[in-house]
Molecule: small-subunit ribosomal RNA
Organism: uncultured organism
RNA sequence: AACGCUGGCGGCAUGCUUAACACAUGCAAGUCGAACGAGAAAGUCUUCUUCGGAAGGCGAGUAAAGUGGCGGACGGGUGAGUAACACGUAAGAACCUACCCUUCGGACUGGGAUAACAUCCUGAAAGGGAUGCUAAUACCGGAUAUUAUCUAUGGAUGAAAGAGGGCUUCGGCUUUCACCGAGGGAUGGGCUUGCGGCCCAUUAGCUUGUUGGUAAGGUAAUGGCUUACCAAGGCGACGAUGGGUAGCCGGCCUGAGAGGGUGUACGGCCACACUGGAACUGAGACACGGUCCAGACUCCUACGGGAGGCAGCAGUGGGGAAUAUUGGUCAAUGGGCGAAAGCCUGAACCAGCAAUGCCGUGUGGGCGAUGAAGCUUUUAGGAGUGUAAAGCCCUUUUCUAGGGGAAGAACCGCUUUGGGACGAAUAAUCCCAUAGCCUGACGGUACCUUAGGAAUAAGCCCCGGCUAACUCCGUGCCAGCAGCCGCGGUAAUACGGAGGGGGCGAGCGUUGUUCGGAAUCACUGGGCGUAAAGGGCGCGUAGGCGGCCUUGCAGGUCAGAUGUGAAAGCCCCGGGCUUAACCCGGGAAUUGCGUUUGAAACCUCAGGGCUUGAGGCCGGGAGAGGGAAGUGGAAUUCCUGGUGUAGCGGUGAAAUGCGCAGAUAUCAGGAGGAACACCGGUGGCGAAGGCGGCUUCCUGGACCGGUACUGACGCUGAGUCGCGAAAGCGUGGGGAGCGAACGGGAUUAGAUACCCCGGUAGUCCACGCUGUAAACGUUGAGCACUAGAUGUAGCGGGUAUCGACCCCUGCUGUGUCGCAGCUAACGCAUUAAGUGCUCCGCCUGGGGACUACGGUCGCAAGACUGAAACUCAAAGGAAUUGACGGGGGCCCGCACAAGCGGUGGAGUAUGUGGUUUAAUUCGAUGCAACGCGAAGAACCUUACCAGGGCUUGACAUACUGGUGGUACUGAUCUGAAAGGUGAAGGACCUCUUCGGAGGAGCCAGUACAGGUGCUGCAUGGCUGUCGUCAGCUCGUGUCGUGAGAUGUUGGGUUAAGUCCCGCAACGAGCGCAACCCCUACCCUUAGUUACCAGCAGUUCGGCUGGGCACUCUAGGGGAACUGCCGGUGAUAAACCGGAGGAAGGUGGGGAUGACGUCAAGUCCUCAUGGUCCUUAUGUCCUGGGCUACACACGUACUACAAUGGUCGGUACAAUGGGUCGCGAAACCGUGAGGUUGAGCCAAUCUCAAAAAACCGGCCUCAAUUCGGAUUGGAGUCUGCAACUCGACUCCAUGAAGUUGGAAUCGCUAGUAAUCGCGGAUCAGCAUGCCGCGGUGAUACGUUCCCGGGCCUUGUACACACCGCCCGUCACACCACGAAAGUUGGUUGCACCAGAAGCCGUCAAGCCAACCCUUUGGGGGGCAGGCGUCCAAGGUGUGAUCAAUGACUGGGGUGAAGUCGU
Repeated sequence: AACGCUGGCGGCAUGCUUAACACAUGCAAGUCGAACGAGAAAGUCUUCUUCGGAAGGCGAGUAAAGUGGCGGACGGGUGAGUAACACGUAAGAACCUACCCUUCGGACUGGGAUAACAUCCUGAAAGGGAUGCUAAUACCGGAUAUUAUCUAUGGAUGAAAGAGGGCUUCGGCUUUCACCGAGGGAUGGGCUUGCGGCCCAUUAGCUUGUUGGUAAGGUAAUGGCUUACCAAGGCGACGAUGGGUAGCCGGCCUGAGAGGGUGUACGGCCACACUGGAACUGAGACACGGUCCAGACUCCUACGGGAGGCAGCAGUGGGGAAUAUUGGUCAAUGGGCGAAAGCCUGAACCAGCAAUGCCGUGUGGGCGAUGAAGCUUUUAGGAGUGUAAAGCCCUUUUCUAGGGGAAGAACCGCUUUGGGACGAAUAAUCCCAUAGCCUGACGGUACCUUAGGAAUAAGCCCCGGCUAACUCCGUGCCAGCAGCCGCGGUAAUACGGAGGGGGCGAGCGUUGUUCGGAAUCACUGGGCGUAAAGGGCGCGUAGGCGGCCUUGCAGGUCAGAUGUGAAAGCCCCGGGCUUAACCCGGGAAUUGCGUUUGAAACCUCAGGGCUUGAGGCCGGGAGAGGGAAGUGGAAUUCCUGGUGUAGCGGUGAAAUGCGCAGAUAUCAGGAGGAACACCGGUGGCGAAGGCGGCUUCCUGGACCGGUACUGACGCUGAGUCGCGAAAGCGUGGGGAGCGAACGGGAUUAGAUACCCCGGUAGUCCACGCUGUAAACGUUGAGCACUAGAUGUAGCGGGUAUCGACCCCUGCUGUGUCGCAGCUAACGCAUUAAGUGCUCCGCCUGGGGACUACGGUCGCAAGACUGAAACUCAAAGGAAUUGACGGGGGCCCGCACAAGCGGUGGAGUAUGUGGUUUAAUUCGAUGCAACGCGAAGAACCUUACCAGGGCUUGACAUACUGGUGGUACUGAUCUGAAAGGUGAAGGACCUCUUCGGAGGAGCCAGUACAGGUGCUGCAUGGCUGUCGUCAGCUCGUGUCGUGAGAUGUUGGGUUAAGUCCCGCAACGAGCGCAACCCCUACCCUUAGUUACCAGCAGUUCGGCUGGGCACUCUAGGGGAACUGCCGGUGAUAAACCGGAGGAAGGUGGGGAUGACGUCAAGUCCUCAUGGUCCUUAUGUCCUGGGCUACACACGUACUACAAUGGUCGGUACAAUGGGUCGCGAAACCGUGAGGUUGAGCCAAUCUCAAAAAACCGGCCUCAAUUCGGAUUGGAGUCUGCAACUCGACUCCAUGAAGUUGGAAUCGCUAGUAAUCGCGGAUCAGCAUGCCGCGGUGAUACGUUCCCGGGCCUUGUACACACCGCCCGUCACACCACGAAAGUUGGUUGCACCAGAAGCCGUCAAGCCAACCCUUUGGGGGGCAGGCGUCCAAGGUGUGAUCAAUGACUGGGGUGAAGUCGU
């Protein structure tokens, strides 16, 4: 600046940034009668009148027009063009300058015209023409002529104007202004030069008047400014030429500064005036409101022709996000003209519009708590808004009305008085002073005052972090927000609203622009090992930089003086408006440039010298350094021949392939090409690329030792030039092996790959090209300095020795480790990435892009140079902790292996999915859901469905009111029940003054109840899982910039982070272990209901007496600790073996579950936030459903049989349960069971028979005497009730099934397997679950699968491998490239053309002045013609930029596409 919302006042500023787009209308430059001629009208007055009018005066020497002078070149506008001496600054010499100032001199004497005007002609108009008259300060002669001009130095040329006033003897004089020539000044201007200030090299070469000279022309003036001739120069990497952009500066904004950006208003300069060109006039113009021509546009027209130029002030249209009044006045300031009055002045001063900016001021002040109401919120108590309001008291800046009232004004002019100049003058004119009068657009404004009355005056943005400010509701990845990060998917401080709060305030936000922060282009002040960045390497040009001593000059440098650096602005001081903004005065500053005087350290330059840098010379040894020629052996392959026979070869396994036509193997001979084993080594050489058999020749460099030479000769190095792996290209050779492409065989889901069999280019040589690599030490070159230690290569010195080593030491190269220092860290560290100097190259977010276009190079492939649009908020480095790896090491676990038994096949049971249904209620879903919640759905349960009911409710609390035929019991009727109806009966407690009061119950009403409705992703609690795995952490210290590390790693050991040792760690906590329970042995205490050894009795039953020994019961103790011995180990921890012992190395089992993970499970156990329902999603009832059934899965039971089935007989448990119960014995029934009821509240009675086992009989391999499903019939029991839908019994029936595919589960000892028994739930209903006992088996070991622990390593993963991620294809959108072309802009060259105009030339037509004249004319001038130059225009051909283009190319972006990895 604009936009959105809002808007009280004043002051001071500012106001078309876009279309230099087009403009209606008005105004913006006139003035002078004292230069000149001519000269109205309306009106009015007077006189005359035939009443029509006429004459005269005033109006008026006025208006309008003309000649002439001065001014229209200033003032005002705009920024199109211009990259330039345009601007800024500092200088310079070859110039001009009207008006102004000053000095000197002059101003004499003549002449002829011409507008106006009049008449006529012509045209629509604008206008034009002809004839005639006239004036001047208009025009033209003559004279005069200076310090003017020219000059041949003799000379020549060259001027003027009057007007007003006064006086006048009318001749003139005088004065003022004007005029002419010349000198000087001032002012203004023209020209030249140094320096300074934009971008592009993907613009590298440009130039012919070009560069210079001579001569001439031209100009006010220098000059190629122009022309002729001569010469061939001039500019350019210190960026010419070309392209793009741009008016420049003082200043302005920003910044600590250096800088960066900018050029609006004010001021200086420039340029332009519709576009292009041109001159005229003039002191000054190539002229904004002048002229001519061409062009475009607009207007008028009678169609013939004319007129116009707001980038002056207003104003209009248009463009645009956007920018004002068709105002007032010349009062002031300034300008033009004029002698002056004065006139003109859209300059200027004012006013109007706009919160556009800056500044000031107000919208009130004090008191005021029951903290009012309202609103918001709440845990419902309260809290907030908030002294805020109301109310009371006060004030009046603003406001309204009235009154008063400045400054801006001083000139000029007129008048008064006085003085002076000029003059003969008391005149006129001029000057100075004096007093008075006159002049204000703004505006009755600023300001002052009176009255009235809190009266007229607050909004905008924000409140997740950055960034000051928080809650509720609504919404539910929707709507929306967002400057960046990011919010929104049902509890949003981020969306929208509200309450509250924060900020600023007549403004507040947004958008745009610029600087800052950004040291993020780094001059001040950055970097390049891995983040972007060292050129692949060298020689070397320009350039930059350069050793020691000395002399000189003074360019750089430093100091002084001086000129300039306009004013305004910034800064300081002072002053004026009430203050401030603003304005005025003074100062400082203006870091610059010039001139001048000095200094001489340093740099440059010039002279002289030096030897240490550099080079040379002499003597040595080392080396895959380079080039050329020759030569050698091993091996592969091929060929020939011999021997020999069936395979060879190849692989993870195979096949293709080769081989009976004789391979492979083996022997001999031959051919050919390529490469050089061992030595061989972080060994050597080279600038890099690179270099490896041996010999010879040619040749480069480095190193060591010596030196009496040269004397800074050096370092770096833009361009340039050269070298430059592999692959590739061209021509010609060569070709053994290997081997892209290609063929075949395998592998695979596929396999255009990896593996195998073949195999062409190529690999090799010669010559030429290419010029790139992870061309890497990812580390440019050179010099100097800065602790060491230890290898190795080359050459020396010393010492020692008979000698070779060893040892000490110097230089050069090449490695490792390491201090200081550096580094973001990693790391580097005398071979620096340390400390410095010099020079070069390179970098500036990722992608697009090692790309496009253009250019250069190349045969091509391609190389070098190298963008933009668009897109993202990152990309990246180093290190840390985890996690992961078909990485490594160590170690565990029924993890594998070794076994046993299962599952998966059958039938049945049960759970789940699915389907079905009115409903099949809900939840659980990999391990860690699926005989799970459910320790037991016929009703109930029950949450589901259908139907029927209830509404303060089935249940709780509180309040209000009522209540004795009330509560309660409740026959009858109705109904499926709930419910409805309601005969009959019929109360209670406490106090009491005996009237009653209170309570319970009930009824009605109000608050509320109720919900197995939703959210386990809002939660508590509880639980599962990794996992009974050995881990998880903390304090202090130490290390690290930090995240973090250390401890916890290491050596051993353990079931164990168990213990020991070591250690910058030392300790500690939660886990492990132990403490607890059961079990195994013993002792002790106690002995009923348990027990019975001995004694007695006996019905022969521990039955009785008796006993407490034993078993057992249940209390208390003991026992086991690597304690002992031997060995191993480190003398440790510990391990191995042994003894003893009931038990031995945790004896066995249980309980016990670290920090945490899975948004794991559960709102249907319970609790709970939020939300939803409230005559229903609550509640009651009946019936149904949860029990369905094509199918799929899980878990079980029973089997398939002879280690079995069946019949008979015989034996041995333990845990438990029992009074609404267990129920003995007896009897009945084939049986389930029934009848009856002894005993038992239990070590007493009872359930209760244990079963497998054992003995004997039968069965004899068969779908059977296996197996028992299914079905029929008949029953029993429980229960209100077994239809849907219970269990059991008997008789009959007798299905599948003959050991189970892929796959998969459990288990290591009293375990698996197998056998039965008990219990909870429960009226009844287990093949499930939880327990109990009986019988009673296998493991070499840790390669592999799975899971886990520790250490280590890689990582582009961190939602952490179920991760991340690449490319094609398909779809949508976007920008870009290429393209047959097409269109337009700018521009070069060549040519055509040629208006106006200057200049030149001709001038037969025309002509008053002036000159000559012989008076005819001529000179001279003009029209006109022609020519040079030249604008527009045209033609041709190029260049360049932009737009567009079918088709096409890649690129970017886009929640869930495809293919692979």